[in-house]
Context: one part of a larger RNA
C1' cells in the first nucleotide's frame, strides 16, 4: 500500500458494491421444475342446446438447463496451441423426399380384497401423436464383388445383391406437428505438444505392468477388458512415495523483473448424507430420479415405512467473525403451449450491517471591549481566541404540505413505489469523534505518582521537580470515522 477481515471508542446522509474465511457439521418449517385439453379417454361443473371451464390417469417435452459448494483431484483437472481419415448430437436453421393399409394391449374407471401407514394384489371394460406388425423409398446402415485414387498404414470415393421408417390433430385448412436422407450453426467426447507447488531425511518404481495376435466392448481410438503369446516399459531432464492444493481470466503489491493469491464477477473441473451401481435419455452413472450397502434422524398398531438445505430464507452448533423464515415475475432469461397463458428464492428490488469505494453535511461574512471561564504565569501577563456572545446572509441537510417518474418499442399493464426527483413553507436550526504529542515522527507544560501503578513497534521510560505512567490544558494528525489485531507485498 492492501483485506470477503475481527475488536475497542464513536456515528448524520446518499450512491454503488460486499457480506460463515470455522464444521463438505445436523437441520424444523415454508418455497426453489413443470408445463401442454390445439395428443387420448374418462370424471366433474355451467347451459335448454350448440358449446365452455377444471383436472386425476395414458402420452409428449422439460426435469442433464439455470443455483450451490471446494470434499476429492498434482491428473489431459486446467491454460495455451493443434489432431480426429477414430467420434456422437435433441430443440434450432437451409435442402431433396415421403405421411399406404392394418393388429394387439395397458393405465384411469368399475367390482373384489390386504396393510396402521406408506402402499399393493386379482377379475373386468376401453382410447391415442402409447405399442406391434405389413407396404414402400434415397444420397442412409451391414455383408459381399468389381474398380479408382490417397497414405507409412488402418481409410475413402465409383458401379451391382439381402435387412431397417411414418401419427394424428386443427377454431381461421393459412399453418402446427411426423418419418428418412444431406448440409449448417451450436454443443459435447477422445489424443497430443508445451506451461504452473514443497521433500531425496522419498532411489529404485512395476504384473495388465510394456508391446503384439484376436475376441468382446464403446458416439469412436485404445491393455478400455478378455484368452494367448512375447519381456518389456518409466526413472536423477527426478520415476514410484509422502505433504499440500480445485484451475484459469484476474486481484494485491513492486519503476520493474518479482513475490503473495484465486472471496465477489466470467470460464472450465469436481462434488450432492457415506460408499458402490445401473435405468430412462440426444445428452447423466443423474442435487430437490431410482436400487443396493453403511452411519444418522424421525413415524408405527412392532408386521415394517420415511428422509438427505455444499438452492433461497431460517434453526442449531462451531467460531474473533457474517443478513430475512421479506416482495415480484414490471424487467431480463429459462421451461411448456399455436397462443391466452402457467411456472421459475434464476432474477428485478426491498430489509439488516460505516464491511469497502466514492460523494455530501454538521453552516457562511462580518465580530476586540481581546467578555467570562479554563489552564499557564516571572503576578507584568500570556493562551483557548474571531474562538464565544452578537449582527447580517443562506437552507446543501432536516420537517411539513402539494406534485410525481424514466425504466413499459405500439391500447393498457411497475414488484420497486407515492421511491427518485420537483414546487412550496419553515427555521442555525438535527449532527464530532478518535489517536497520539521523547527518538524514529507532525504535535509540550502543570500536577499527581515516586523501579510503585503502570508505558512499550524499536530503542527503552518509571527508584521525588517524568515534554515517555495518570489526569487536566494547550497542541498536531485524520476525520463519519479514527485507533488496534491478523495477513500479503
Nucleotide at each position: 500500500g492492501a483485506u470477503g477481515a475481527a475488536c475497542g471508542c464513536u456515528g448524520g446522509c446518499g450512491g454503488c458494491g460486499u457480506g460463515c474465511c470455522u464444521a463438505a457439521u445436523a437441520c424444523a418449517u415454508g418455497c426453489a421444475a413443470g408445463u401442454c385439453g390445439a395428443a387420448c379417454g374418462g370424471a366433474c361443473c355451467c347451459g335448454c342446446a350448440a358449446g365452455g371451464g377444471u383436472u386425476a390417469g395414458u402420452g409428449g417435452c422439460g426435469a442433464c438447463c439455470g443455483g450451490g459448494u471446494g470434499c476429492g483431484u498434482a491428473a489431459c483437472a486446467c491454460g495455451u496451441a493443434g489432431c480426429u481419415g477414430a467420434c456422437c448430437u435433441g430443440c434450432c436453421c437451409c435442402u431433396c423426399a415421403g405421411c399406404g393399409g392394418g393388429g394387439g394391449a395397458c393405465a384411469a374407471c368399475a367390482g373384489u380384497u390386504c396393510g396402521a401407514a406408506a402402499g399393493g394384489a386379482c377379475u373386468g371394460c376401453u382410447a391415442a401423436u402409447a405399442c406391434c406388425g405389413c407396404a414402400u423409398a434415397c444420397a442412409u446402415u451391414u455383408g459381399g464383388a468389381a474398380u479408382u485414387u490417397u497414405u507409412a498404414g488402418a481409410a475413402a470415393g465409383u458401379u451391382c445383391c439381402a435387412a431397417a421408417g411414418a401419427a394424428a390433430c386443427u377454431u381461421c385448412a393459412g399453418g402446427g406437428g411426423c418419418u428418412g436422407a444431406g448440409g449448417g450453426a451450436g454443443g459435447g467426447a477422445g489424443c497430443u505438444g508445451c506451461g504452473g507447488c514443497c521433500c531425496a531425511u522419498c532411489a529404485g518404481g512395476u504384473a495388465g505392468u510394456u508391446g503384439g495376435u484376436g475376441a468382446g466392448g464403446u458416439a469412436a481410438c485404445g491393455g478400455c477388458u478378455c484368452a494367448c503369446c512375447a519381456a518389456g516399459c518409466c526413472a536423477a531432464c527426478g520415476a514410484c512415495g509422502g505433504g499440500u492444493a480445485g484451475g484459469g481470466g484476474g486481484c494485491c503489491u513492486g519503476a520493474g523483473a518479482g513475490g503473495g493469491u484465486g472471496g465477489u464477477c466470467c470460464c472450465c473441473c469436481a462434488c450432492a448424507c457415506u460408499g458402490g451401481g445401473a435405468c430412462u435419455g440426444a445428452c447423466a452413472c443423474a442435487c430437490g430420479g431410482c436400487c443396493c450397502a453403511g452411519a444418522c434422524u424421525c413415524c408405527u398398531a412392532c408386521g415394517g415405512g420415511a428422509g438427505g438445505c455444499a438452492g433461497c430464507a431460517g434453526c442449531a452448533a462451531g467460531g474473533g467473525a457474517u443478513a430475512u423464515u421479506g416482495c415480484g415475475c414490471a424487467a431480463u432469461g429459462g421451461g411448456c403451449g399455436a397462443a391466452a397463458g402457467c411456472c421459475u428464492g434464476a432474477c428485478g428490488c426491498a430489509g439488516c450491517a460505516a464491511c469497502g469505494c466514492c460523494g455530501c453535511g454538521u453552516g457562511a461574512a462580518g465580530g476586540a471591549u481581546g467578555a467570562a471561564g479554563g489552564c499557564c504565569u516571572u503576578c507584568g501577563g500570556g493562551u483557548c481566541g474571531u474562538a464565544a456572545a452578537c449582527u447580517u446572509c443562506u437552507u446543501u441537510u432536516c420537517u411539513c404540505a402539494c406534485u410525481g417518474a424514466c425504466g413499459a418499442g405500439g391500447a393498457a399493464g411497475g414488484a420497486c413505489g407515492g421511491u427518485a426527483g420537483g414546487u412550496g413553507a419553515g427555521g442555525a436550526a438535527u449532527c464530532a469523534g478518535u489517536c497520539a504529542c521523547g527518538g524514529c515522527u507532525a504535535a509540550c507544560u502543570a500536577c499527581g505518582u515516586g523501579c510503585c501503578a503502570g508505558c512499550a513497534g524499536c530503542c527503552g521510560c518509571g527508584g521525588u521537580a517524568a515534554a515517555a505512567c495518570g489526569u487536566a490544558g494547550g497542541u498536531g494528525g485524520c476525520g463519519a470515522g479514527c485507533g488496534u489485531u491478523a495477513u500479503c507485498c
Annotation:
A computed fold for a 489-nucleotide part of an RNA from an uncultured bacterium, annotated as small-subunit ribosomal RNA, 5' domain. The coordinates come from a structure-prediction model, not an experiment, and the mean pLDDT is 85. Its Rfam family is "Bacterial small subunit ribosomal RNA".